Context: one part of a larger RNA
């Protein structure tokens, strides 16, 4: 301040929050399948080439067979780098619009409630209405 008080809902209007949401949305990041497959390793195979010798042949260079090593090439097996494409999960995000919830002021419409507040108020219930409320029914009296 004290009815010229006080105070309730619904609209509008300005901020905040979280929620649904078409975009078969974006981003990261994890498992798991699966295709390519560089690169290195182990096996086989293969033999350019090179040593060798106490063999043979030869007068010699050499040749031929033995012996070792052992490049490419081919195959296999196995690490496995980088990359394609799909399942499923986690964390962030974008989003027309759609529906709450808070705030708030001196916007709107009324006036529900505080006095017998002008229909006494509240509770439970049901059904109805711009909005606060309104009616039935039971109940409490703060």
């Nucleotide at each position: 301040c004290a009815c010229c008080g006080c105070c309730c809902g619904u609209c509008g209007c300005u901020c905040c929050u979280a929620c649904c949401g078409a975009u078969u949305g974006g981003g990261c990041u994890g498992u798991u399948c699966u295709g390519u497959g560089a690169a290195g390793a182990g096996g086989g195979u293969g033999g350019a080439g090179g040593c060798u010798c106490a063999g043979g042949c030869g007068c010699a260079a050499g040749c031929c067979a033995g012996g070792c090593c052992g490049a490419a090439g081919c195959u296999u097996u196995u690490u496995g780098a980088a990359u394609g494409g799909g399942g499923c999960g986690g964390c962030c995000u974008a989003g027309a619009g759609g529906a709450a919830g808070g705030a708030g002021a001196a916007g709107u419409c009324g006036u529900a409630a505080c006095a017998a507040g002008g229909u006494a108020u509240c509770c439970g219930u049901a059904g109805g209405u711009g909005a606060a409320c309104c009616u039935g029914c039971g109940g409490a009296u703060g």
The part of an RNA shown here (small-subunit ribosomal RNA, 3' minor domain) has 142 nucleotides and comes from Loriculus beryllinus. It matches the Rfam family "Eukaryotic small subunit ribosomal RNA". Gene Ontology terms of the family: structural constituent of ribosome and ribosome. RNAcentral holds the full RNA, with entries from SILVA.